A computed fold for a 111-nucleotide RNA from a Planctomycetota bacterium, annotated as SAM riboswitch aptamer (S box leader). The coordinates come from a structure-prediction model, not an experiment, and the mean pLDDT is 85. Of the family's consensus pairs, 97% are formed in the model. The organism belongs to Planctomycetota, within Bacteria.

[in-house]
Formats: sequence, C1' cells, structure tokens
RNA sequence: AUCUUAUCCAGAGUGGCUGAGGGACUAGGCCCUGUGACGCCACAGCAACCGGUCCUCCCCAGAGGAUGCUGGUGCUACUUCCUACCCGGCACAGGCCGGGAGAGAUAAGAU
Repeated sequence: AUCUUAUCCAGAGUGGCUGAGGGACUAGGCCCUGUGACGCCACAGCAACCGGUCCUCCCCAGAGGAUGCUGGUGCUACUUCCUACCCGGCACAGGCCGGGAGAGAUAAGAU
C1' cells in the first nucleotide's frame, strides 16, 4: 500500500511550547479559533479491538461472560459535525424521517 471482517448518535482534558488557521478530500452548510485554534510534548483520563487473568457452556473445535491488568493499539469540540449517490415514507416546498451504498477512521487478520 491493497484486500477481508467488525465497529463508528456512548465515553474521556489540563498544563507547557508554538502562533493562524482548523473540523480527511471537493462543494455547500454549520461550527471551533489571538479568552490562542491546528500541531508537538508532558501528565491525566476514556474505552475495551487485540493480548493477559478468571468463570460458564462444550468431547474437541469453538462460543459467551467478567476483570483495567506495569501488555499492543486507539481515542479525549460538534453523530465520522451535517448533506451530496440510490430506495422508501410523510409533507408540498424544495423540506423532514428511515434504510442502504460510497468515502473515511480505528482494530484484528491476510497478501
């Protein structure tokens, strides 16, 4: 980098450095931001994907549950900030609701 599978309306921020943009990309919208954003660092925290430990079912294979563990990642404004493509419902003015796809993010595995 590509592919596969799972999840994505829950949760969790302070300080230091820096100094103008930022919320992935394009467009529109809506927001955050010199009361210091983005980024980096430190510490703290959240969660429980993988690993560990324990329990249950089970012949095995495997499945389920509990536990935050000096383990490996991830995350800590806004639903992945919202919409865009397709389908359905309701409205009847170009909207609301629901489902799906696509894109993206993260994890685990494969090449």